This is a predicted structure of a 1447-nucleotide RNA (small-subunit ribosomal RNA) from an uncultured organism. The RNAcentral record of the sequence draws on ENA, Greengenes and SILVA. Its Rfam family is "Bacterial small subunit ribosomal RNA". Gene Ontology terms of the family: structural constituent of ribosome and ribosome.
[in-house]
């Protein structure tokens, strides 16, 4: 762009305007205006012709009952299907037969008059018909009667009575009449009447089928059901009426309520089904503003007819009238819905009228609008780059994507555009000619005979020519389902997306944009709806132990199902045939539009229903028979089975009395309570009620609920045995009936114990509880009567049959045995935490099924709402039974798995508790943190596992923070380009200071002389950041935890998750260490061992270490020679392995004891840290993705801050004193460190220190005096001779510099503190405690940290408890896993559904009143042309108005 279709699903809401049903002059009566022509005219006009017998009016006929619309009603013979009508009708049409004789009276219209605004009406005159009415005639018609046949209203025959009619037009003159010709004649045709038949159409009836609701169970009496008589209808009938009878319908769902037009078909589905009823020149029904009614007619109770009532709208002169789009267009309204033009034409098809021409036809044919649907077509084709620009991405000198895409070149020309040609649909009818029928030249039929004519669509389809790639692409999507990925933006989960799951909290393939891609394409998405998937209502084709689901149990009517053999029947059933199953549609074939959609032709299919035939298995039915299902009789034993009556003992409580004398009772502990008015205890006597110990059992009985002392009575059940009998009598069981624990209810009893409620005491935060003291209903069925529930459970309905076993038990019986006992096999019952097959989602069930089958019943269909509300029903009540919806959620749930958890269990560890020793928490100070504060007090670390931590050293620096000053290729790296020649260093002034900027001096190396190295200046890439993100990361680290675990391969088990595997198990260990066993067998990561260290020995070596012997020497001293013994150091070895002995243990692993040994059970202590967990810590060590800053978030500098302080916490130091302080004297280490260093020694200072300074790069020299300790002295219990904070003064040292803000020294000062509440930490032996020493960092600064040695304990019964952990097991509603999950009230807002004094509407029932139109009946005194009598006055027949009655 074109073709073909489709187009108010809502308000059957209301409608302006136009059109949608008329036609016939060949059935009739009348009959124009205007205009024009002519004549006449008194010019005002009149008359005549034409127009035209036209328009129009009216009578009459036919058609307006079809066609067209709509889906309101209707759950019904309405529809569908198959039948019946002997119970019926039928205009027009076709055929057949017969007829059409002779008369009469009116009337519309026209005209005149009157009323009215109109619509319309009244009166009078004239006057026609195919209008109307008698009479005659008539059949085989109709009615009655009779006869025959027939089940029937049917057929045949007879008879009596009754009932018809119309003419028009053309032609013609043979007949008749007048008589050239015309007619009432003839003829043709169209009509008319009667009868019959047919076709088509219709009315009525019947079987079967057709939605939801039982929270509608009884309905019908005012006809409901039937009969008789009558009426009515075309016709049956209770359709209507009178009388009579008492019926009719209903769980196979009546009655009521709700909803709905039904069907062919349509959509979906493999089918069975489910949903639906748009379009259709498809069928039927219903309706026509709402309700009622009839008339006319063949047909109507009538969409564009009538009457009445009502609502609404319109007109009105207010008296009264008019109207009905659910016809076609169109309007308003309603609505999610834009669902169309007030179009053209009767050319075609069809319809009405007509003889025809023709007229009418919003049926219909076309056009218009709408991508609303289906189908077709185009928007170009070829070529064209290691591939343009742009855009996008990027590991960015570069590469990739868009992409042959574009441009360019070569073509093509559909569509749109221009020009031109140009249909099919058209054949009829008409005229002429020919043929046939016919007497005919009427008429009719017919001809691939002729003529001329007819097209809304439309100058459209189609065809030709012309020009131009020129004018023609969008929509959705790209996380999975599901096909298609990146970048950027956003990012307090915001904005937003979303069909489900789910995305978004700073790297988002999910939001938004972009590039790219995917899908479809004149469309693409969205929304709504239906079916599917959904075996998720399961007929095909599901379930009910635990997921939703077995009625608490039994009896039993209906229903369903039903043993063996025989005969009959043929309903079910099967088979073959016939009828029907409309057309269209679906399917197949052929054909027509260029294809297709679409359309035409033919065929096929069609569940079903009906008819008649055959078969006789199976089911049914009938008959007769059988014994095995079921039942009955006899004998026997078992049993807490039921009901009634009686009896018994123990215990409890109470009462009476005695003894007795202070408590009893109760609890975790108490108290309330009882008791000197005599309790409790004890003895004796008495009373009452309830329950029945032992036996007793995994046992028995019963349908279930349930049933337990003994005896008696009454009736019930099951079982066994051996025979006999009945002869399918059976199973199930909707409704129904009965039974039915406990609690509860009614009336009356009874009441010992116990004991809701209640009172009191305790417990507790509270304690309306658990515990205690009391105690009322109740408990007692004691009597009678209700209730009817339950975890009424085996969470498992009943019955029958079948399918391996084993074992226990109750009952009776058989056999063996002398026999209690025992053994064997079989029956019934009860169990198995036995088990095979099979089943099951798994768990599990498994002859007592949850297996395999059959029969019947009940029940289920996501969770919550809710077993609630409403209704009904039962109940005295409590309440039971039945039993929803709104709303809401994306789950609820079952079984099993693995973890985690438990105030679950078992086993076992750890300074975990306990046993001990010493601390912390109180004080002062030092230190870290929080808080608050500040310009800033940089940042990080936060339970254990942050807090003397990063920091192994903040006065400046560090330093990241703050204030201020400065810098601009940068404090630092690499490279390019241009210019230049230096650099190091020194000096000058400036700047409060410094940094910085400026100035002066100074002036390098190589060279091929171009330049280069190196440096500077400018510039460009870039540098730089302790800026953010440790939740983007690497690395490193902490922690569980040095805990003993965490896994894999193969195999095996399980549907699977997963399990098994040294697991579970028995032992054992520090240990998943080892041994044994085992559907497991092995393996690696961990444990252990290997490593270094300390402890013993021997050996080798021997300085700086050592010194026994020898020698020398000193005041003393390994000081010296020397030595290689010892100590020590270094190296390589040995030693310890449960190896030996005894016992225990499974002939094991191992454990206990012992010997020997320096060391004994891993000898001590280290290093070593599995899979993993904590999004643990660190972007401020470092590295690093992304983001962010770039005259600043970079860099430099000065000063300040990190050191502040009302507080709080952590971890320390020093103390509180006599186990001590002070002073004097005396003794003994180890690890380490030292060159910008350690520094002996000397001098000096009270001292810190200062001035000199040997030695030592260190087993050599120095730091280096160790201290606690020992000896003796003093202090004597005090805020002290304890304690040392704080403060004042004076100094020393380091350092550019000690103000903020260093350490030390001296003098003076002399605070708190007298052993620390709740709570809490460390430690099991060379440990705790206590004492000092060294080192790293470091200019200086140590109570911290890392090390070293000295002195040197106490205690461990044990594993109940606290904490942490390992293994096994158990429960779980937990799984970011108990710091989990989760419940209820309350507050506020909103939603939904109930109840509510009432109020309002609708439907319906009953009783009653009024009542239009109209049919019918009766009356009809008023009125009336046709016929009759009579003859004009009237009467009769018949009718009308009107009245009354039913409705």
């Nucleotide at each position: 762009c074109g073709g073909c279709g489709u187009g108010c699903c809502u308000a059957a809401c209301a409608c302006a305007u136009g059109c949608a049903a008329g036609u016939c002059g060949g059935a009739u009566g009348c009959g124009a205006u205007c205009a024009u022509c002519a004549a006449c005219g008194u010019c005002g006009g009149u008359u005549g012709g034409u127009u035209a017998g036209u328009a129009g009016c009216a009578u009459g006929g036919c058609a307006g009952a079809c066609g067209g619309g709509u889906a309101a009603u209707g759950a019904g013979c309405a529809c569908g299907u198959a039948c019946c009508u002997g119970a019926c009708c039928u205009g027009a049409c076709a055929c057949a037969c017969g007829g059409a004789g002779g008369g009469g009276g009116a009337u519309a219209g026209u005209c005149c008059c009157c009323c009215g605004a109109a619509a319309g009406g009244g009166g009078g005159u004239u006057g026609a018909a195919u209008a109307c009415c008698g009479c005659g005639u008539a059949c085989g018609c109709u009615c009655g009667u009779c006869a025959a046949g027939g089940c029937a209203g049917c057929u045949u025959g007879a008879u009596c009575a009754g009932g018809a009619g119309a003419g028009g037009u053309g032609g013609c003159c043979u007949c008749u009449g007048c008589a050239u010709g015309c007619a009432c004649g003839c003829u043709a045709u169209c009509g008319c009447c009667g009868u019959g038949u047919g076709a088509g159409g219709g009315g009525g009836g019947u079987g079967c089928g057709u939605c939801c609701u039982a929270u509608u169970a009884g309905c019908u009496a005012g006809g409901c059901u039937g009969g008789u008589g009558g009426g009515g209808u075309a016709a049956u009938g209770g359709c209507c009426u009178a009388c009579c009878a008492a019926g009719g319908c209903g769980a196979c769902g009546a009655u009521g309520g709700g909803u709905c037009g039904c069907u062919g078909g349509u959509c979906u589905g493999a089918g069975a089904g489910g949903a639906u009823g748009a379009u259709c020149a498809a069928g039927c029904c219903a309706c026509a503003c709402u309700g009622g009614g009839a008339c006319u007619g063949a047909g109507a109770c009538a969409c564009g007819g009538c009457c009445c009532a009502g609502a609404c709208u319109c007109c009105u002169a207010c008296g009264g009238g008019a109207g009905g789009c659910a016809g076609c267009a169109g309007u308003g309204g309603g609505g999610a819905a834009u669902u169309u033009u007030u179009g053209c034409g009767c050319a075609a098809u069809g319809g009405g009228g007509g003889g025809a021409a023709c007229c009418c036809u919003g049926a219909c044919g076309c056009a218009g609008c709408a991508a609303c649907g289906c189908c077709g077509u185009g928007u170009g084709a070829g070529u064209g780059a290691c591939g343009a620009c742009g855009c996008c991405g990027u590991a960015c000198u570069g590469c990739g994507g868009u992409g042959u895409a574009a441009a360019g070149c070569u073509c093509u020309g559909u569509g749109a555009g221009g020009c031109g040609g140009g249909a099919c649909g058209a054949a009829u009818g008409c005229u002429c000619c020919g043929g046939g029928u016919g007497a005919a030249g009427a008429a009719c039929c017919u001809g691939c005979g002729a003529g001329g004519g007819u097209g809304a669509c439309g100058g459209u389809a189609c065809c030709g020519c012309c020009a131009c790639a020129g004018c023609a692409a969008g929509c959705c999507c790209c996380g999975g389902c599901u096909a298609a990925c990146u970048c950027c933006g956003u990012g307090u989960c915001c904005a937003g997306c979303a069909g489900c799951c789910g995305c978004g909290g700073u790297a988002a393939g999910a939001c938004g944009g972009a590039g790219g891609g995917g899908g479809c394409g004149a469309g693409c998405g969205u929304u709504g709806u239906u079916c599917g998937g959904a075996a998720u209502u399961a007929c095909u084709g599901g379930g009910c132990g635990u997921a939703a689901a077995g009625c608490g149990c039994c009896c039993g009517c209906a229903u369903g199902c039903g043993g063996u053999g025989a005969c009959g029947u043929g309903a079910g059933u099967g088979u073959a045939u016939c009828g029907u199953g409309a057309a269209a549609g679906c399917c197949c074939c052929c054909g027509g539009c260029u294809c297709a959609a679409c359309c035409g032709g033919g065929g096929a299919c069609g569940g079903g229903c009906g008819a008649a035939g055959c078969a006789g298995a199976c089911u049914g039915c009938g008959u007769g028979a059988c014994u095995u299902g079921a039942g009955u009789g006899c004998u026997g034993g078992a049993g807490g089975g039921g009901g009634a009556g009686g009896c018994g003992g123990a215990a409890u409580u109470c009462c009476u009395g005695g003894u007795g004398g202070a408590g009893c009772g109760g609890u975790g502990a108490a108290a309330u309570g009882c008791g000197u008015a005599g309790a409790g205890a004890u003895c004796a006597g008495g009373a009452a009620g309830a329950a029945c110990g032992u036996c007793a059992g995994u046992g028995g009985c019963g349908a279930a609920g349930c049933c337990g002392g003994c005896c008696u009575c009454c009736g019930g059940c099951a079982c066994a045995g051996a025979c006999a009998c009945u002869g399918a009598c059976g199973c199930u069981g909707a409704g129904g009936g009965g039974c039915g624990a406990g609690a509860g209810c009614g009336u009356g009893g009874g009441g010992a114990c116990c004991g809701a409620a209640c009172g009191g005491g305790a417990u507790u935060a509270g304690a309306u509880a658990c515990c205690c003291c009391g105690g009322u209903a109740g408990u007692c069925a004691c009597a009678c009567g209700c209730c009817g529930u339950a975890a009424a459970c085996g969470c498992u309905g009943g019955g029958c049959a079948c399918a391996a076993g084993g074992u226990c038990u109750g009952g009776g019986g058989c056999u063996g045995g002398a026999g209690a006992u025992c053994a064997c096999g079989g029956c019934c019952g009860u169990g198995c935490a036995c088990g095979g097959a099979g089943c099951u989602a798994a768990c599990g069930c498994a002859g007592u099924a949850a297996g395999u089958g059959c029969c019947c019943c009940g029940c289920c269909u996501g969770g919550g709402g809710a077993g609630u509300a409403c209704g009904g029903u039962c109940g005295c009540a409590a309440g039971g039974c039945u039993g929803a919806a709104a709303c809401u959620c994306a789950a609820a749930g079952g079984a099993a798995u693995u973890g985690a958890c438990g105030g679950g269990g078992g086993c076992c560890c750890g300074c975990a508790c306990a046993a001990g020793c010493g601390g912390u928490g109180g004080a002062g100070c030092a230190u870290g943190u929080g808080g608050a504060a500040u310009a800033a007090g940089u940042c990080g670390a936060c339970g254990c596992a942050a807090c003397g931590c990063g920091c192994a050293g903040a006065a400046c620096c560090u330093u990241a923070c703050c204030c201020g000053g400065g810098u601009a290729c940068g404090a630092c790296a690499u490279g390019g380009c241009a210019c230049u020649g230096c650099g190091a260093u020194g000096c000058c002034a400036u700047g409060c200071a410094g940094a910085g900027g400026g100035g002066c001096a100074g002036u390098u190396c190589c060279u091929c002389c171009g330049g280069g190295a190196c440096g500077g200046u400018g510039u460009c890439a870039c540098a730089g950041a302790u800026g953010c993100u440790g939740c983007a990361u690497g690395g490193c680290u902490g922690u569980c935890g040095u805990c003993a675990g965490a896994u894999c391969g193969u195999g095996u088990c399980g549907u699977g998750a997963g399990a098994u595997g040294a697991u579970u198990g028995g032992g054992u260990u520090a240990a998943g260490u080892c041994c044994c066993g085992c559907a497991a067998c092995g393996a690696g990561c961990g444990c252990a061992a290997c490593c270094a260290u300390c402890g013993c020995c021997a050996u080798u070596c021997g300085u700086u270490a050592c010194c026994a012997g020898c020698a020398g020497g000193u005041g003393a001293g390994g000081c010296u020679g020397g030595g290689g013994a010892c100590u020590c150091g270094a190296g390589g070895g040995g030693g310890a392995c449960u190896g030996c002995c005894g016992g225990c243990g499974u002939c094991a692993a191992g454990c206990c004891g012992g010997a020997g040994g320096a060391a004994g059970a891993u000898g001590g202590g280290g290093a070593u840290g599995a899979c993993g967990u904590c999004a643990a810590g660190u972007c401020c060590u470092c590295a690093u993705g992304g983001c962010c800053c770039u005259g600043a978030c970079g860099c430099c500098c000065a000063g300040g801050g990190c050191u502040a302080c009302a507080c709080a916490c952590g971890a320390g130091c020093u103390a509180c004193a006599a186990c001590g302080g002070a002073g004097c004297g005396g003794a003994c280490a180890a690890c380490g460190g030292g060159g910008a260093g350690c520094g002996a020694c000397c001098c000096u200072g009270c001292g810190a220190g200062g001035g000199g300074g040997a030695g030592c790069c260190a087993a050599u020299c120095c730091c280096c005096g160790a201290a606690a300790c020992c000896g003796g002295u003093u202090c004597u219990g005090a805020g002290u001779g304890c304690g040392g904070a704080u403060u004042g003064g004076a100094g020393u040292c380091u350092g550019c510099a000690a103000c903020u803000c260093g350490a030390c020294u001296c003098c003076a000062u002399g605070a708190a503190g007298g052993u620390g509440g709740a709570a809490u930490c460390g430690c099991u032996a060379g440990u705790a405690a206590u004492c000092g020493c060294g080192g790293a960092u470091c200019a200086g600064c140590a109570u911290a940290c890392c090390g070293c040695g000295g002195u040197g304990a106490a205690u461990a019964c044990g594993u109940u408890c606290c904490c942490g952990g390992g293994c096994c097991u158990u429960g779980u509603a937990c799984g970011c896993a108990c710091c989990g999950c989760c419940c209820g009230u309350c507050a506020c807002a909103c939603c939904a559904c109930g109840a509510a004094a009432g109020u309002u509407g609708a439907g319906u029932g009953u009783a009653c009143c009024c009542g239009a139109a109209g049919u019918c009946g009766c009356c009809g005194g008023g009125c009336c042309a046709a016929c009759c009598c009579u003859g004009u006055a009237g009467g009769g027949g018949g009718g009308c108005a009107g009245g009354c009655g039913c409705c």